Context: one part of a larger RNA
RNA sequence: CGUUGGAGAUUUGAGAGGAGCUGUCCUUAGUACGAGAGGACCGGGAUGGACGUACCUCUGGCGCACCAGUUGUCCUGCCAAGGGCAUAGCUGGGUACCUAUGUACGGACGAGAUAAACGCUGAAGGCAUCUAAGCGUGAAGCUCCCCCUAAGAUGAGAUCUCCCACCUCCUUGAGAGGGUAAGGCCCCAGAAAGAACAUCUGGUUGAUAGGCCGGAAGUGUAAGCGCAGUAAUGCGUUCAGCUGACCGGUACUAAUAGGCCGAGGG
Numbered sequence: 001c002g003u004u005g006g007a008g009a010u011u012u013g014a015g016a017g018g019a020g021c022u023g024u025c026c027u028u029a030g031u032a033c034g035a036g037a038g039g040a041c042c043g044g045g046a047u048g049g050a051c052g053u054a055c056c057u058c059u060g061g062c063g064c065a066c067c068a069g070u071u072g073u074c075c076u077g078c079c080a081a082g083g084g085c086a087u088a089g090c091u092g093g094g095u096a097c098c099u100a101u102g103u104a105c106g107g108a109c110g111a112g113a114u115a116a117a118c119g120c121u122g123a124a125g126g127c128a129u130c131u132a133a134g135c136g137u138g139a140a141g142c143u144c145c146c147c148c149u150a151a152g153a154u155g156a157g158a159u160c161u162c163c164c165a166c167c168u169c170c171u172u173g174a175g176a177g178g179g180u181a182a183g184g185c186c187c188c189a190g191a192a193a194g195a196a197c198a199u200c201u202g203g204u205u206g207a208u209a210g211g212c213c214g215g216a217a218g219u220g221u222a223a224g225c226g227c228a229g230u231a232a233u234g235c236g237u238u239c240a241g242c243u244g245a246c247c248g249g250u251a252c253u254a255a256u257a258g259g260c261c262g263a264g265g266g
Base pairs, nucleotide, nucleotide: 001152005163006162007161008160009159010158011157015149017147018146021049022048023047024046025045026044027043033038051106052105053104054103055102059100060099061098066093067092068091069090070089071086072085073084074083075082076081110144111143112142117137118136119135120134164265166178167177168176169175170173183261184260185259186258187203188202189201190200191199208254209253210252211250212249213248214247215246217243218242219241224237225236226235227234228233
C1' cells in the first nucleotide's frame, strides 16, 4: 500500500515445512519343521542406542556487583577493623538466568490408493490363462492421520463485538480539505521479549521497575565486648552477620502532564 466504511478479538486452512531410524531380551515355544544338529513365521510384552523437541524438579556446569578463607604490598595516623592492586591475586562454596552429561516426551496407531508379487472369476482360443471386460490381497515407499506455519490464498476467506452517518469548499466526483468516534500510536516504567524494530506486561481506577519489609536460598557462626591462655588461638554472646538476579507484600520514588493519527461507507 492492498484486502471496497473504520476498528478490536476469535478463527478456517489452499499451500509450505518438520517428523519418518533401529538393536537386544522375554513369551508364544524348545512348539511348527527336522533323522539329528539346529530351530522359526504369525502374535504379545519389556528394555536400550542414535536422533529430535521441551524444560531445570533432581544430578552437575557456569554463575566477573553473593558469602567465606588466605598470600604479598600500599593506604585509612597506630591497634583492631577495613579498602585498593596483584588473571576475578589465589582458594572453597554458591541463588536466579542460561545449560547437558540431567529430566520428560516423540517416531506410533489407523485409513485410502498402489509397486513388485500373490489371487478370484474369465474369454479371445469349447481347454488353459491374475486380464482382454470385471473384482481382491499387498510395502519403511505415495495421499491422509501427528507437529509447526499459513488469507499478499490479490482467489486477499469466516464469526463475534464496538463506532456511527459531522462540518467546509468547489471543478458535483468512488472529489478535496477539516474536527471527531470506536480504536490506535507517540511518550514513559519495564521483561516471560529482544541486534534495531517487533512482541508482551503496565502507566495512579496503578504492583511495571527501583526502594523498603517479610520469606526462600547461599555462605557458615560477623563486628564489638566478655572469659580462658604468656601468646598464637579458643570459647560465649551467635544456626550469627552479610547477601545479585528468586517468591510475595507495600505507592516511598519513577510510569506525571500531554500530543498525534483515526470512518462518513458507488
A computed fold for a 266-nucleotide part of an RNA from an Oscillospiraceae bacterium, annotated as large-subunit ribosomal RNA, domain VI.
Rfam family: Bacterial large subunit ribosomal RNA.
Lineage of the source: Bacteria > Bacillati > Bacillota > Eubacteriales > Oscillospiraceae.
The prediction has a mean pLDDT of 90.